[in-house]
C1' cells in the first nucleotide's frame, strides 16, 4: 500500500425486506433477611464511531474518514 470484517446503553450484545432503538448485566430505590449474598418489584439508561449523500423516512443503502481484528504484498 491492497483486501475482508467489526464499531449500538458503563460492560456483553440483538436489531439483516429501510418504518416506535431492545435484551442481559451494572447502577439507584424498595421488599424479603438478625446481617450480607441470593431472590422479587420498580426506576435509570443511547449523537447507533465521525462527516456527507440517497430517501417522505437511515442503526440498516452509498461515499470518504477514524479505531480494533484477520489476511496479502
Nucleotide at each position: 500500500g491492497g483486501g475482508c470484517u467489526c464499531g449500538u446503553a458503563g460492560c456483553u450484545u440483538a436489531g439483516u425486506u429501510g418504518g416506535c432503538a431492545g435484551a442481559g448485566u451494572g447502577c439507584c430505590c424498595g421488599g424479603c433477611u438478625g446481617u450480607u449474598a441470593a431472590c422479587c418489584g420498580g426506576g435509570u439508561g443511547g449523537u447507533c464511531g465521525g462527516a456527507g449523500g440517497u430517501u417522505c423516512g437511515a442503526g440498516u443503502c452509498c461515499u470518504c474518514c477514524c479505531g480494533g481484528g484477520c489476511c496479502c504484498g